[in-house]
RNA sequence: GGGGACGUCGUUUAGCCUGGCUAAGACCCUUGAUUGUCGAUCAAGUGACCGGGGGUUCAAAUCCCCUCGUCCCCG
Numbered sequence: 001g002g003g004g005a006c007g008u009c010g011u012u013u014a015g016c017c018u019g020g021c022u023a024a025g026a027c028c029c030u031u032g033a034u035u036g037u038c039g040a041u042c043a044a045g046u047g048a049c050c051g052g053g054g055g056u057u058c059a060a061a062u063c064c065c066c067u068c069g070u071c072c073c074c075g
Base pairs, nucleotide, nucleotide: 001074002073003072004071005070006069007068010027011026012025013024020058029045030044031043032042033041051067052066053065054064055063
């Protein structure tokens, strides 16, 4: 230099191909109930606008372009 994979709550994983409720699950965390305490269990709640920027569109995590980071392959 060329090619490819990945990047979404604190952590981890869906959703992307096929645009349509400004985003779901698990763990963690907070509160409450239960329990002699802790733990466990049950209930409720907080938390990401999707790596960054731009474009297309009535509408973008999703399509297109540029770019950053990590990893792999080729030279």

A computed fold for a 75-nucleotide RNA from a Candidatus Omnitrophota bacterium, annotated as transfer RNA. It matches the Rfam family "tRNA". Its family is annotated with triplet codon-amino acid adaptor activity in the Gene Ontology. It was read from a public genome assembly.